[in-house]
Context: one part of a larger RNA
RNA sequence: UUGGGCGUAAAGCGCACGUAGGCGGUCUGUUAAGUUGAAUGUGAAAGCCCGGGGCUCAACCUCGGAAGUGCAUCCAAAACUGGCAGACUAGAAUCUCGGAGGGGGUCGGAGAAUUCCCGGUGUAGAGGUGAAAUUCGUAGAUAUCGGGAGGAAUACCAGUGGCGAAGGCGCUGACCUGGACGACAAUUGACGCUGAGGUGCGAAAGCGUGGGGAGCGAACAGGAUUAGAUACCCUGGUAGUCCACGCCGUAAACGAUGAGUGCUAGAUGGUGGGAGAUUAACCCUCUCGUCAUCGGAGCUAACGCGUUAAGCACUCCGCCUGGGGAGUACGGUCGCAAGACUAAAACUC
Numbered sequence: 001u002u003g004g005g006c007g008u009a010a011a012g013c014g015c016a017c018g019u020a021g022g023c024g025g026u027c028u029g030u031u032a033a034g035u036u037g038a039a040u041g042u043g044a045a046a047g048c049c050c051g052g053g054g055c056u057c058a059a060c061c062u063c064g065g066a067a068g069u070g071c072a073u074c075c076a077a078a079a080c081u082g083g084c085a086g087a088c089u090a091g092a093a094u095c096u097c098g099g100a101g102g103g104g105g106u107c108g109g110a111g112a113a114u115u116c117c118c119g120g121u122g123u124a125g126a127g128g129u130g131a132a133a134u135u136c137g138u139a140g141a142u143a144u145c146g147g148g149a150g151g152a153a154u155a156c157c158a159g160u161g162g163c164g165a166a167g168g169c170g171c172u173g174a175c176c177u178g179g180a181c182g183a184c185a186a187u188u189g190a191c192g193c194u195g196a197g198g199u200g201c202g203a204a205a206g207c208g209u210g211g212g213g214a215g216c217g218a219a220c221a222g223g224a225u226u227a228g229a230u231a232c233c234c235u236g237g238u239a240g241u242c243c244a245c246g247c248c249g250u251a252a253a254c255g256a257u258g259a260g261u262g263c264u265a266g267a268u269g270g271u272g273g274g275a276g277a278u279u280a281a282c283c284c285u286c287u288c289g290u291c292a293u294c295g296g297a298g299c300u301a302a303c304g305c306g307u308u309a310a311g312c313a314c315u316c317c318g319c320c321u322g323g324g325g326a327g328u329a330c331g332g333u334c335g336c337a338a339g340a341c342u343a344a345a346a347c348u349c
């Protein structure tokens, strides 16, 4: 390479947009590039294969034939793929109406709680633990009442409930804004799918500059525990956590399951619409979308998956190929750095 694979054995890029490329709905006509058939030419010799012949046989040698899956020229066919022309509406998109949502951004507002400050009451303890101590307190703490400051987060509602491509998103009002869904079938007429490179987004931690700093809290200090205790427990506490702008670009970034389309039993529930029935609401029946649980066929090494497939198929991309060495070295690209991405070999089992 041919192949076989990627939920858990090695293997799905963290996610999206999108360039090239690959692939692509129905009908008609045309073309003849792919495709198929015929003919002609060529396809050296030797070798292989078949039939003869020569060494006493054979190996070996020799003659003839066949084959040579290929290429070129030309003729023909027109189903399929492609090209061109025309048409269609089942894919895709748009219009109208409607409701749902912690989807995103900006600017305001609110209440509870912690801490601190000021004042009042009040007196000897408070705090903390398995037990203690470090710690705070007669310079009046803890407790309690009133006032004030400031930062961060929004109890209950809250839910295998919702939204988002993923990361993620939860008090409340306004403004700006994205997407999905349902109904009606009006419009366009294949405008589609995937996507190497590329571009953007991307938790936490970390970095740069400037702010902010209540609580929590790496590092650090002290107290305990212990044989020791550079820990677990306790008292403190700096970066950080928060904001603005700019970097970083990684995670068990997980459904450990790439995206798209079609097909293949059901049952139960949640959630967002719609239709029918009913005088009307609830309930009920049907239907579209979505989130779950169970389960048949089938699949699977098993576990399990099972119309949200890990079933049956097709298209496109990514990735794997024994363990260690190693996601390392070297080189390159990116980064302020930390480091990230790309990525071996010797050797060894």
Base pairs, nucleotide, nucleotide: 004320005319006318007303008302012317014201015200016199017198021194022193023192025088026087027086028085029084030083031082033081034080035077036076037075039073040072041071042070049065050064051063052062053061054060091191092188093187094186096183097182098181103177104176105175106174107173108172109171110154115149116148117147118146119145120144121143125136126135162169163168206247207246208245209244210243211242215241216240220236221235222234223233258316259315260314261313262312263311266294267293268292269291270290271289272288273287274286275285276284298305299304322349323348324347331342332341333340334339
Molecule: small-subunit ribosomal RNA, central domain
Organism: uncultured prokaryote